[in-house]
RNA sequence: ACGGCACUCUGGAGAAACUUCCUUAAAUGGAAGUGCCGAAGGUGCAAGGCCGUCAUGGCCAAAUCUCUCAGGCAAAAGGACAGAUUAUUUCAG
Numbered sequence: 001a002c003g004g005c006a007c008u009c010u011g012g013a014g015a016a017a018c019u020u021c022c023u024u025a026a027a028u029g030g031a032a033g034u035g036c037c038g039a040a041g042g043u044g045c046a047a048g049g050c051c052g053u054c055a056u057g058g059c060c061a062a063a064u065c066u067c068u069c070a071g072g073c074a075a076a077a078g079g080a081c082a083g084a085u086u087a088u089u090u091c092a093g
Stems, first nucleotide, its partner, number of pairs: 002093001003091001004088001006086001008084004016034001018033005035073003041069001042067001044065001048060004
C1' cells in the first nucleotide's frame, strides 16, 4: 500500500393495499385462513480437502443456487449487493 471491519451518503428487485373475525375514535394494531415472493438472518450442497477399518464410508466445504424456518407482498421502513466519503490499522491473506 492492497485488503478487513465500522459510521455516513447514494442507488437498490420480487410477490394479495387478499378473505374472515376481534380491538379501537380510526386501523397503518391483533388472531385465523388461502395464495405468492426470494435480497436481512438461517437450512441444504458442488468442485476440492482431510480421515479411513478400503465400503456406493465418515468429516470439512461457496453463492445472487436451494428450502421457505424466520422475514416479506401500496407507500414508508427494511433490504443482499454496488459506488463514494470518513475513521480504524493487521484486525483475513

This is a predicted structure of a 93-nucleotide RNA (Glycine riboswitch aptamer). Rfam family: Glycine riboswitch aptamer. Its family is annotated with glycine biosynthetic process in the Gene Ontology.